Predicted 3D model of a 72-nucleotide RNA (transfer RNA) from an archaeon. The same sequence occurs in records of 2 taxa. Its mean pLDDT, the model's own confidence on a scale to 100, is 83. RNAcentral holds the sequence, with entries from ENA and MGnify. It matches the Rfam family "tRNA". Its family is annotated with triplet codon-amino acid adaptor activity in the Gene Ontology. The family's RNA type in Rfam is transfer RNA.
RNA sequence: GCCCUCGUAGCUCAGUGGUAGAGCACCCGGCUGUUAACCGGAUGGUCAUGCGUUCAAAUCGCAUCGAGGGCG
Numbered sequence: 001g002c003c004c005u006c007g008u009a010g011c012u013c014a015g016u017g018g019u020a021g022a023g024c025a026c027c028c029g030g031c032u033g034u035u036a037a038c039c040g041g042a043u044g045g046u047c048a049u050g051c052g053u054u055c056a057a058a059u060c061g062c063a064u065c066g067a068g069g070g071c072g
Stems, first nucleotide, its partner, number of pairs: 001071007010024004018055001027041004048064005
């Protein structure tokens, strides 16, 4: 320098045009003599950034930034 994959909650990830989700963590409650475990609930998101396509974009296109891998 070229090519490929990826960027979504604090962490690990799902969601591939039509209301953004799960597990874990944190917080509250239940259970228990207490703690752990277990059970229930709540909070938490500019979907990396910008521009475009579309009635509608996390999702499609382009550029930029970042991470990983391959080739030279």